[in-house]
Molecule: transfer RNA
Organism: Clostridia bacterium
RNA sequence: GGGGAUGUAGCUCAGUUGGUAGAGCAUUCGGUUCGCAUUCGAAAGGUCGAGAGUUCGAAUCUCUUCAUCUCCA
Repeated sequence: GGGGAUGUAGCUCAGUUGGUAGAGCAUUCGGUUCGCAUUCGAAAGGUCGAGAGUUCGAAUCUCUUCAUCUCCA
């Protein structure tokens, strides 16, 4: 220098042709207990890496760009 993959909640990851952003763990509160653990219920938490474009509508399609990993040279 060229090719490819990944980027979504604090962490690990879903999101199957574009149509309300989710799960598990963790956190907080409550129930259960004399108390803790376990377990049950609830809540909070996101500019979907960044910018632009297409569209009535974009995490999803297109372009540019950033970071990490990987292959070739």